[in-house]
RNA sequence: GGAAGCCACUAGGGGUGCCGUGAGGCUGAGAGGUCAAAAACCAACCCUUAGAACCUGACCUGGUUAACACCAGCGGAGGGAAGUGGAAAACUAAGUUU
Numbered sequence: 001g002g003a004a005g006c007c008a009c010u011a012g013g014g015g016u017g018c019c020g021u022g023a024g025g026c027u028g029a030g031a032g033g034u035c036a037a038a039a040a041c042c043a044a045c046c047c048u049u050a051g052a053a054c055c056u057g058a059c060c061u062g063g064u065u066a067a068c069a070c071c072a073g074c075g076g077a078g079g080g081a082a083g084u085g086g087a088a089a090a091c092u093a094a095g096u097u098u
Stems, first nucleotide, its partner, number of pairs: 001091001006086005011048004017026003032042003054079003060073004
């Protein structure tokens, strides 16, 4: 000097489905609230370029289920939101000594 990782702060991105008269049930990190509804806002959760959080493809394809991105493909496809500081340290360079 010091990548990745760890910690902290600030900022930003995202989704909220299916079945049921209802109670409630299924999967999941998350399926919530306000609003007549959309939008928007708030909460929780996840993700921020080493980016599968999330979107497009997609009213897609195969399987499964009461049903559904529930599982797999699609996907070595295309998009997609970041900065600062901190401690130690892998490792590396120079000098000195032996």
Predicted 3D model of a 98-nucleotide RNA (TPP riboswitch aptamer (THI element)) from Firmicutes bacterium UBA1874. The model forms 100% of the base pairs in the Rfam consensus. The coordinates come from a structure-prediction model, not an experiment, and the mean pLDDT is 75. Rfam family: TPP riboswitch aptamer (THI element). Its family is annotated with thiamine pyrophosphate binding in the Gene Ontology. It was read from a public genome assembly, where an Rfam model found it.